[in-house]
Molecule: Bacterial large signal recognition particle RNA
Organism: Candidatus Dormibacteria bacterium
RNA sequence: UCGCGCUAGACGGGGAGUUAGCGGUGCCCUGCACCCGCAAUCCGCUACAGCGGGGUCGAAUUCCCCUCCGAGGGGAGGUGUCAUCGGGUCAGCCCCUGCCUCCCGGGCGUUGAAACCCGGGUCCGACGCAUCCAGCGACCGCCAACCCCGCCAGGUCCGGAAGGAAGCAGCGGUACGCGGAGCCCCUGGAGUGCCGCCGGGCUCCCCGGGUCUAGCUUGGGGUCAGGGCAGCGCCGGGGAUGCCUCAUCGAAGAGGGGUGCGCGA
Repeated sequence: UCGCGCUAGACGGGGAGUUAGCGGUGCCCUGCACCCGCAAUCCGCUACAGCGGGGUCGAAUUCCCCUCCGAGGGGAGGUGUCAUCGGGUCAGCCCCUGCCUCCCGGGCGUUGAAACCCGGGUCCGACGCAUCCAGCGACCGCCAACCCCGCCAGGUCCGGAAGGAAGCAGCGGUACGCGGAGCCCCUGGAGUGCCGCCGGGCUCCCCGGGUCUAGCUUGGGGUCAGGGCAGCGCCGGGGAUGCCUCAUCGAAGAGGGGUGCGCGA
């Protein structure tokens, strides 16, 4: 060095999770890798850390170690997006109010704005007048079986008579009262007044006159200030997801190194 037979060992590995820890079953990654049995409020074991049974390969493309690369997993930090819960008015969108008079549009104004002065009105009180309402009176009509009036037929009474007296019905009238008309007188009142007169009050408004000479007003925008709302932005909490960074475990792959025993030639 070659051949034969054996042995150690291998016949998948890894991540998260679980566990005191290790491995497995279950999930995921890698990618193809002997079979059977066991097992999630689980099974087996204890640093040589699945167990039991069977089979194959076997000292190397296959076993062991190191390095590189690196699928993938979980962790931390940052950041974007989405949905959700809460906060608050600091600043913004939004809503309201005020101020300024910076900008724009309109109206009024030299046939005189604003301001100031005078007078009158508007306002209040008293009186008058008017209006309306109520009542009284006056006016018209009706109105008393007897107890109202006048005239009183008949009848009654007195008288010798002449004559006289009371008096019912009827007729006429009247009082109380009722009704009408609403003109007049008087009294009282008023959600009454293009009225008169006297006094007061007020300059908010209106009218007229005067002084003076150019502003006054309205709408929108803006600045500033105050207030409101929680819909958005903002701030905070936890969640899902994308990207970046850091450290960590790490399959497959690539490279390098290492590892027996017996017999024979």